RNA sequence: CCAGACGGCCGGAUGACCGCUCUUGCCGCAAGGCAGGAGAGGAAAGUCCGGGCUCCACGGAAGCACGGUGCCGGAUAACGUCCGGCGAGGGCGACCUUAGGGAAAGUGCCACAGAAACACACCGCCAACCCUGACCAAGGCUUCGGCCGCGGCGGGCGGCAAGGGUGAAAUGGUGCGGUAAGAGCGCACCGCGCGGCCGGCAACGGCAGCGGCAGGGCAAACCCCACCGGGAGCAAGACCAAGUAGGGAUGGCAGAACCCUCGCGGGUUCAGGCGCGUUUCCGCGUCGUCAUCCGGGUCGGUCGCGCGAGGCGUCCGGUAACGGGCGUCCCAGAUGAAUGGUCAUCCUCCGCCUCGCGGCGGAGACAGAACCCGGCUUACAGGCCGUCUGGCACC
Numbered sequence: 001c002c003a004g005a006c007g008g009c010c011g012g013a014u015g016a017c018c019g020c021u022c023u024u025g026c027c028g029c030a031a032g033g034c035a036g037g038a039g040a041g042g043a044a045a046g047u048c049c050g051g052g053c054u055c056c057a058c059g060g061a062a063g064c065a066c067g068g069u070g071c072c073g074g075a076u077a078a079c080g081u082c083c084g085g086c087g088a089g090g091g092c093g094a095c096c097u098u099a100g101g102g103a104a105a106g107u108g109c110c111a112c113a114g115a116a117a118c119a120c121a122c123c124g125c126c127a128a129c130c131c132u133g134a135c136c137a138a139g140g141c142u143u144c145g146g147c148c149g150c151g152g153c154g155g156g157c158g159g160c161a162a163g164g165g166u167g168a169a170a171u172g173g174u175g176c177g178g179u180a181a182g183a184g185c186g187c188a189c190c191g192c193g194c195g196g197c198c199g200g201c202a203a204c205g206g207c208a209g210c211g212g213c214a215g216g217g218c219a220a221a222c223c224c225c226a227c228c229g230g231g232a233g234c235a236a237g238a239c240c241a242a243g244u245a246g247g248g249a250u251g252g253c254a255g256a257a258c259c260c261u262c263g264c265g266g267g268u269u270c271a272g273g274c275g276c277g278u279u280u281c282c283g284c285g286u287c288g289u290c291a292u293c294c295g296g297g298u299c300g301g302u303c304g305c306g307c308g309a310g311g312c313g314u315c316c317g318g319u320a321a322c323g324g325g326c327g328u329c330c331c332a333g334a335u336g337a338a339u340g341g342u343c344a345u346c347c348u349c350c351g352c353c354u355c356g357c358g359g360c361g362g363a364g365a366c367a368g369a370a371c372c373c374g375g376c377u378u379a380c381a382g383g384c385c386g387u388c389u390g391g392c393a394c395c
Stems, first nucleotide, its partner, number of pairs: 001391010012346007020039008041366001045377002048375005053233004066229005071085005086100001087098004101224002106222002108218003122164002124160003130156004135152002139148003172190006191213001192211003196207004237303004247294007255270006272287006310329008347364007
């Protein structure tokens, strides 16, 4: 210098003016005014996981069902998160990826192709053994008609699973021996299984031994095993409470008739009140009235709601996640919902002009709190820092 790996951080700056929300002080009867202070994020997002908090349910424990998690150890309030390891896979390497318990408990599935996907033989191989042939045949016997026949060739039954072929996957791999041909059939090495010893808290690793090998894969299929789990969520929940309407209690007042009922009480018709149709008649709609008291709830308002598993600095323990001590700081709280706009200078990027210095114009990533916290995931222009790996060149 080039190419890369991992981790961390920033993510426009300053000033002026005009506004917005909260808050402190002062003034004001109040409405409000003046001055000071504070005012989005690393993800505030998705609402996926874990908790705090609140209400509801519930005697304890265990079990069943359902859901979740799943190598080992640790961290934590907790977690499916994080840290450190192990195994497996990838990369020359720094490093990266990984739901990674159980497949001889049972059930299920394994498309297409293929003979066969759990019990199989399509092509193929097979001078042994068994059967066989109007075949050939060394040779032998013969009464010369023929007969027997080593062996060959072909067929059947049978043996085999090496090779070919199919497939994502075919019942350990390579080599030598062995055999009729083959085959862990035998042997060596590798793999695998078993128990032992050693190292490690453990996952696991190493060593020698024994076993000829034991029935493929899939559990993000059912399932089995171990562990965890009450439900709903700040629109939780608590309080205050208007107008109008509506509910209840007591008392006063208010007509008649009839029906139901033991009664309380209820109903129907007429009368009456009120409203509308301009008034009467008439029609329609509606209704006991007044007073005092009680409680519920709507609109609205207040709280919950900002001191917290809190931020920063430093020291100590720990490889780390993290924990502890000390010091220091107070750091948004809206509710149709504030956190904004304009201008100037600078910064970064882009385009054009210019040999260049420079000039002109444009743009400023993703995004926007709503009870809070710990995580995960997703989005993100541009830039900075640190550690490490591979290569090239030079000294």
About this RNA:
RNAcentral holds the sequence, with entries from ENA. Predicted 3D model of a 395-nucleotide RNA (Bacterial RNase P class A) from an Allostellaceae bacterium. The organism belongs to Allostellaceae, within Bacteria. Its mean pLDDT, the model's own confidence on a scale to 100, is 76. Its Rfam family is "Bacterial RNase P class A". It is annotated as a ribozyme. A source record names the gene rnpB.